[in-house]
Molecule: transfer RNA
Organism: bacterium
RNA sequence: UCCGCGGUAGCUCAGUGGUAGAGCAGUUGGCUGUUAACCAAUUGGUCGGGGGUUCGAAUCCCUCCCGCGGAG
Numbered sequence: 001u002c003c004g005c006g007g008u009a010g011c012u013c014a015g016u017g018g019u020a021g022a023g024c025a026g027u028u029g030g031c032u033g034u035u036a037a038c039c040a041a042u043u044g045g046u047c048g049g050g051g052g053u054u055c056g057a058a059u060c061c062c063u064c065c066c067g068c069g070g071a072g
Base pairs, nucleotide, nucleotide: 001071002070003069004068005067006066007065010024011023012022013021018055026042027041028040029039030038048064049063050062051061052060
C1' cells in the first nucleotide's frame, strides 16, 4: 500500500430500510434467621466520526478513524 471481517447498553452479542433488543452486570422489591441462589419490576444506547440516497438509515452508497486477519 491492497483485500477481507468487525466497531450497537458497563461486558458478550442479536438486529440486513419502518419508533433499537437479549443474556450477564447495576438498582428496587419479594422470598430466606442472614448471605447466596431463585422470582418480579426497573435504570442504562450521539448504533465509531462526517457526508449522501430515501417519505424513512444501525441497515444502502462515499470518505475518514480504530481493532483483527491475510497479500505484497